This is a predicted structure of a 350-nucleotide part of an RNA (small-subunit ribosomal RNA, central domain) from an uncultured prokaryote. Rfam family: Bacterial small subunit ribosomal RNA. Gene Ontology terms of the family: ribosome and structural constituent of ribosome. The full RNA is in RNAcentral, with records from ENA.
Context: one part of a larger RNA
């Protein structure tokens, strides 16, 4: 390659949008490229195989036969696929109504709290710890009161909620935005599904440039622990944490589960919307759809455990896996201001 495989044993790209390509609902005609059937030419000889014969037998040879799954042409079939065509509506989408949300981007605004200055009252301590000590205070600390600055971050609500593809998103308020969800009917007529390249998004650290800096705090500095302590603990502290613009492209970016589509038992919370009963008042109870969680049957798994949010039954399409180290390196190439990143091996070795 085949074949098996990717929740914990090796393997789902972090995530989206989207070329080409793969693969696509129902139904009517045509054609006949794929598919199926006949004919007809070709399929060299040897060899396999099947018949018969020659060396005493065998091997080994000689005859004859089949067979050559194939390719060319013609004729013919219309069930499938595939082109072309006439419809269709239940997949997909539009418009119309309604509520839900920490979905995104600006822009404003408001309290607590910590720091820090100004002032008042007050005096001898305060901080901190297993104990302490460095440290701060008589140049008035701590504590308390009024006053005023500045950055960040939003207690309670707060949920096992809730939004978004993912990272992720939490005070209020206003503008501007994207997306689901429910109900009604009208409309369009397969407009779908996935997605190799590509392109955008993408926590935190980190980078440039300019701003900002209360707190927190990598190095760093001290004190303490300790046989030593380049740590845990304590007192300080600088980048950074914060805003704007570019960059960076990683992660245990995880539900370690790719995306779609349909099928397969129930129970029981929660979140959104409706329908039906009900007082007519929100509940209550019965019901459909839409998420989110928990137990659980069959089926599934090496077990664990999954179990209509499948890891169950089936299809489509992507990605990815092939003993461990060597190594996600080296080398090339590419991207990046650098840090590195992506691509991605061998020798040796067990």
């Nucleotide at each position: 390659u085949u074949g098996g495989g990717c929740g914990u044993a090796a393997a789902g790209c972090g995530c989206g949008u989207g070329u080409a390509g793969g693969c696509g609902g129902c139904u009517u005609g045509g054609c006949a490229a794929g598919u199926c059937g006949g004919g007809u030419g070709u399929g060299a000889a040897a060899g396999c195989c099947c018949g018969g014969g020659g060396c005493u037998c065998a091997a080994c040879c000689c005859c004859g036969g089949a067979a050559a799954u194939g390719c060319a042409u013609u004729c013919g079939a219309a069930a499938c696929u595939g082109c072309u065509u006439c419809g269709c509506u239940c997949g997909a989408g539009u418009c119309c109504c309604g509520g839900a949300g920490a979905g995104g981007a600006a822009g404003g605004c408001a309290g607590a709290a910590u720091u820090c200055c100004c002032g008042g009252u007050g005096u001898a301590g305060g901080g901190g710890u297993g104990a302490a000590a460095u440290c701060c205070g008589u140049a008035g600390a701590u504590a308390u009161c009024g006053g005023g600055a500045g950055g960040a971050a939003u207690a309670c609500c707060a949920g096992u909620g809730g939004c978004g593809a993912a990272g992720g998103c939490g005070g209020c308020c206003u503008u501007c935005u994207g997306g689901a969800c429910g109900g009604u009917g009208a409309c369009u007529g397969a407009c779908g599904c996935u997605g190799a390249g590509a392109c955008g998004c993408g926590a935190a650290a980190g980078c440039g440039u300019g701003g900002g800096g209360a707190g927190c705090a990598a190095a760093c500095a001290g004190g303490a622990u300790u046989a030593g302590a380049u740590a845990c603990c304590c007192u300080g502290g600088u980048a950074g944490u914060c805003c704007a613009c570019g960059c960076c492209g990683u992660a245990a970016a995880c539900g370690u589960u790719g995306g779609g589509u349909g099928c397969u038992a129930g129970g029981u919370g929660u979140c959104g919307c409706g329908g039906g009963u009900a007082u007519u008042g929100a509940c209550c109870c019965c019901u459909g759809c839409g998420g989110u969680g928990c137990c659980g049957u069959c089926g599934c798994u090496a077990a664990c455990g999954c179990a209509u949010u499948a890891a169950g039954c089936a299809c489509c399409c992507c990605g990815c896996c092939u003993g461990g180290g060597g190594a996600g390196u080296a080398c090339g190439g590419u991207c990046g201001c650098a840090a590195g990143g992506c691509u991605a091996a061998a020798a040796c070795u067990c």
Background:
The prediction has a mean pLDDT of 90.